[in-house]
């Protein structure tokens, strides 16, 4: 110097929730707030899991609700896989 790991420092980023706003909706942006994160940076390429429309079945007779297939859309703080990083003890 490089990986690997995660003590210490310098710092970063922000759940819930609340307001303001966009969207049919999941969600999203600002602003406030900190539950947490060593990748809680990025990035939908896999699996998940959410909305929407249509459609298969069960089920109900109700307005519901549950599954199956198609299209679209969304979650990166659900994992996986890629890419990129601050610092430097064991």
């Nucleotide at each position: 110097u490089c990986u690997u790991c995660g003590a210490a420092a310098c710092g970063g980023c922000a759940a819930a929730c609340c307001g303001c706003u966009g969207g049919a909706g999941a969600c999203g942006g600002c602003g406030g707030g900190a539950c947490g994160c060593a990748a809680a940076g990025c990035c939908a390429c896999c699996g998940g899991c959410c909305c929407u429309a249509a459609u298969u079945u069960u089920a109900c007779a109700u307005u519901a609700a549950a599954u199956u297939u198609u299209a679209g859309g969304g979650c990166a703080g659900c994992g996986g896989a890629g890419c990129u990083a601050c610092c430097g003890a064991a």
c-di-GMP-I riboswitch aptamer from an Alphaproteobacteria bacterium, 90 nucleotides, folded computationally.
The coordinates come from a structure-prediction model, not an experiment, and the mean pLDDT is 86.
NCBI's taxonomy places the organism under Bacteria, Pseudomonadati, Pseudomonadota, Alphaproteobacteria.